[in-house]
A computed fold for a 543-nucleotide part of an RNA from a Christensenellales bacterium, annotated as large-subunit ribosomal RNA, domain I. The prediction has a mean pLDDT of 85. Rfam family: Bacterial large subunit ribosomal RNA.

Context: one part of a larger RNA
């Protein structure tokens, strides 16, 4: 030195556990802020490093419900205290909230410096404190140049106005490449990533200048079909509808014009312009003018029931008996309840020991919710009259986007540049164009719900995972790295209960031996199980 047995040692794999986690599922919720938000610095306890809490009124004040004996937080301990004159704790609603930060009196290297105005206190102060003071837009007023009026400008005072922040979702506004095409240019990826700008709790979108076809249908949104169909396409690769048919939801409306009254400016005193009102809103209508009719009915607003939520409460049966065992929920045996045989704990596997569970109640405040009630206002027909019915707008060139359609017979939308209409005997569409036919009124706006999402609350569910897994974190965005943007961990488990080992020995101590806890200390805290690698001691055997 090999190999074999047997015993330790190291190591932390498996097993078993669950305090974290994934996913989803209902439901509620769906914003916060100049009344200073997210997010932090610094402080706060008798004694305090961390972590929560909270803010000079500092582990906490008050005020109302709710709770019932123990309380000063995670965390023991020493001192002191609170509390049936109801404390701790749990909700409501206040009440304080240093200093940074949009930071906003000025600066500034964030949590710091350094002013003005007006008060207070204080005093020989260049102190303390308390209040205000950015910028921007909008209302109102004032002052007022070049330049006479004027306008710009300046100032003042009004505004819970606006900045910041947010998980995804929406809506515009710009907008990649890798890649696919077995190479690449058109295409494709994708109008996807990303970027910037709004916004709401959902957003957009919407009340027919549709859709369709000889029949009609009647906003707008989704979901299933239709359909991988018609089509598009170097007709490659691959993009890809609508009609029409089911469903969910269902809501329609308001200007502008004509006309009529007022009012204010210009003037030529009747007319232009405006400005408020009344009127009117349609595919055939409205003005006006004549003749009938005034009500059902809708309904903004005001109201504020129930019921919901945001603390809780009552809640059924064995303190049963032997049994082995440290322990009994297990065995046996005798019993009961159940609208409760969900869960979770208690020395092991418990309907009936405890917390619950099923059922049943409960709210002073505060949110949500919206009934009855009342109730502004809006609420017709028939006939004539031709006064109105959205203009640099439709529409047409060119050149491009966007419709599944890559220029194509290329309609349709939508915007740049350039021309440029009709005007109800009128326009516009039906996939180049023209005609019959058919629909429908553009150049003004509004509008729930069916839809999408999930930071966040609350309940639930799982052929989800079990410490190299499940989230990066059983918690960390921490240690540590890195100028910085940013990267980015390891690390769980004694014991039912600390009963965590008084005392004695050896040792300077670390550790051990005894004694003593405990079912067990071969559970001693480097604490469950304790594989393998790897070391060691014995003994056999081999060279």
């Nucleotide at each position: 030195a090999g190999c074999a047995u047997a015993g330790g040692g190291c190591g932390g794999a498996u097993g078993c556990c669950c305090a974290g986690g994934c996913a989803c599922c209902a439901a509620g919720c769906g914003c916060c802020g100049a009344a200073g938000a997210a997010g932090g610095a610094c402080g706060u306890g008798g004694c305090a490093a961390g972590c929560u809490g909270c803010g000079a009124a500092a582990a906490g004040c008050u005020a109302c419900g709710g709770g019932g004996a123990g309380c000063c937080g995670c965390a023991a301990g020493c001192a002191g205290g609170c509390a049936g004159a109801g404390a701790a704790c749990c909700g409501u609603a206040g009440g304080u909230a240093u200093c940074c930060g949009a930071a906003u009196g000025g600066g500034g290297g964030a949590a710091c410096c350094c002013g003005g105005c007006g008060g207070a206190c204080a005093g020989g102060a260049g102190g303390u404190c308390c209040g205000u003071c950015a910028c921007g837009c909008u209302g109102a007023g004032a002052u007022g140049a070049a330049c006479a009026c004027a306008u710009a400008g300046u100032c003042u005072c009004g505004g819970a106005c606006g900045a910041g922040g947010u998980a995804a979702c929406c809506c515009g506004g710009g907008g990649a490449a890798c890649u696919g095409a077995a190479a690449c240019a058109u295409c494709u990826a994708a109008g996807u990533a990303c970027c910037c700008g709004g916004a709401g709790g959902a957003a957009g979108a919407g009340a027919a200048a549709g859709a369709a076809a000889g029949a009609u249908c009647g906003a707008u949104u989704u979901c299933c079909u239709a359909a991988g169909u018609a089509g598009c396409g170097g007709c490659g690769a691959g993009c890809g509808a609508a009609c029409g048919g089911g469903a969910a939801g269902g809501a329609g409306c308001c200007c502008a014009a004509a006309c009529c009254a007022g009012g204010a400016a210009g003037c030529a005193a009747g007319c232009u312009u405006u400005c408020u009102g009344g009127g009117g809103u349609u595919g055939u209508g409205g003005u006006c003018c004549g003749g009938c009719g005034a009500a059902a009915g809708c309904g903004a607003g005001a109201g504020g029931a129930a019921g919901c939520u945001u603390a809780g409460a009552c809640g059924a049966a064995u303190a049963g008996a032997g049994c082995a065992g440290g322990g009994a929920a297990g065995c046996u045996c005798a019993g009961c309840c159940a609208g409760a045989g969900g869960g979770g704990g208690u020395a092991a596997c418990a309907g009936c020991c405890c917390c619950g569970u099923a059922g049943u109640c409960g709210a002073a405040a505060a949110g949500c919710g919206g009934a009855a009630u009342u109730g502004a206002g809006c609420g017709g027909c028939c006939g004539g009259u031709a006064c109105c019915g959205g203009a640099g707008u439709a529409c047409c060139g060119c050149a491009g986007g966007g419709c599944a359609c890559g220029a194509g017979g290329a309609a349709c939308c939508c915007g740049g540049c350039g021309g440029g209409a009709a005007g109800c005997a009128g326009g516009g569409a039906g996939g180049c164009c023209c005609a019959c036919c058919u629909c429908c009124c553009a150049a003004g706006g509004c509008u729930a719900a069916a839809u999408a999402c999930g930071a966040c609350u609350u309940g639930g569910u799982g052929a989800c995972c079990g410490a190299u897994a499940g989230c990066g974190c059983a918690u960390a965005g921490u240690a540590c790295c890195g100028u910085g943007a940013g990267g980015g961990a390891a690390a769980g488990g004694u014991g039912a209960a600390a009963a965590g080992a008084a005392c004695c020995c050896c040792g300077g101590g670390a550790g051990g031996g005894g004694a003593g806890u405990g079912a067990a200390a071969g559970a001693g805290a480097a604490c469950c199980u304790g594989a393998a690698a790897c070391c060691c001691u014995a003994u056999g055997u081999u060279u």